This is a predicted structure of a 182-nucleotide RNA (Lysine riboswitch aptamer) from Ureibacillus xyleni. Lineage of the source: Bacteria > Bacillati > Bacillota > Caryophanaceae > Ureibacillus. It was read from a public genome assembly, where an Rfam model found it.
RNA sequence: AGUAAGGAUAGAGGCGCAAAGACCAUUAGUACACAAUUAGAGGAUAAUGAGGUCCAUUGACAAUUGUCGAAAGGGGAAUUUGCCGAAGCUACAAGAUGCUCAUGAAAUCUUGAAGCUGGUUCUGUUGUUGAAUAAAUGCAGAACUGUCAUAUAGGUUUUCUAUAUGGAGGGCUAUCUUACGC
Numbered sequence: 001a002g003u004a005a006g007g008a009u010a011g012a013g014g015c016g017c018a019a020a021g022a023c024c025a026u027u028a029g030u031a032c033a034c035a036a037u038u039a040g041a042g043g044a045u046a047a048u049g050a051g052g053u054c055c056a057u058u059g060a061c062a063a064u065u066g067u068c069g070a071a072a073g074g075g076g077a078a079u080u081u082g083c084c085g086a087a088g089c090u091a092c093a094a095g096a097u098g099c100u101c102a103u104g105a106a107a108u109c110u111u112g113a114a115g116c117u118g119g120u121u122c123u124g125u126u127g128u129u130g131a132a133u134a135a136a137u138g139c140a141g142a143a144c145u146g147u148c149a150u151a152u153a154g155g156u157u158u159u160c161u162a163u164a165u166g167g168a169g170g171g172c173u174a175u176c177u178u179a180c181g182c
Base pairs, nucleotide, nucleotide: 002180003179004178006177007176008175009174010173011172014084016083017082018081019080020079023076024075033067034066035065036064037063038062042055043054044053045052047103048102049101050100051099087117088116089115090114092112093111094110095109096108097107118145119144120143121142122141123140124139125138127137128136147167148166149165150164151163152162153161154160
């Protein structure tokens, strides 16, 4: 010289990623509440069963009409903040959540390790989710872009540019450093 996913620090990709509060649209003239009419015995408490509590012939539940009239989650453009496995998805494990107990499931949140995706955009979908034709996500396809390697060509020939093919972020660039080794 070189070898090791070696270690540490600092960076790059670009409509780059995520979070927060305010604003806006949608949710929706929906839910809730009130009034009237009909009717007449149960109803509410996350599902089922049991129990408890509350309401109910002074009219429960339900239906129709009228008055009033939201919110959460998801979304949009800007601002601020944190960052470059940023972040997202999948299934698994543990814990927490509602009046009590039992059952198993769904939903939400937190943590853990494992696997996949370099990033963005578009199209399709008989998938999932959602109020939704929005958005997200799964699968498939295409394009653009950054990085490295190889090949070809050009050049101002340290190395740069263009084209083509291929790989993946456990990557790439820069600096320092450890071990082995010459």